[in-house]
């Protein structure tokens, strides 16, 4: 230069083949214990990279930028 994937919550990562975004881990607080851990609970926390398009509606379709990975020249 080209071609391919990935980009969702603080981390690792899911889910719906277009119709309110979840999980564990971690954080906060509560229970529990004499305390701490661990165990139970409860909550907080994302406009899904970024910009157009198609749509009645985009996280998901398409187009182009950016970062990451990997090929291939």
């Nucleotide at each position: 230069g080209c071609c391919u994937c990935u980009u969702u919550a603080g981390c690792u990562c899911a889910a719906a083949u277009g119709g309110c975004a979840g999980a564990g881990c971690g954080u906060a607080c509560g229970c529990c214990u004499a305390g701490u851990a661990a165990g139970c609970g409860u909550a907080a926390g994302g406009u899904a990279g970024c910009c157009a398009g198609u749509u009645c509606g985009a996280u998901c379709c398409u187009g182009g930028c950016a970062a990451g990975a990997g090929g291939c020249a």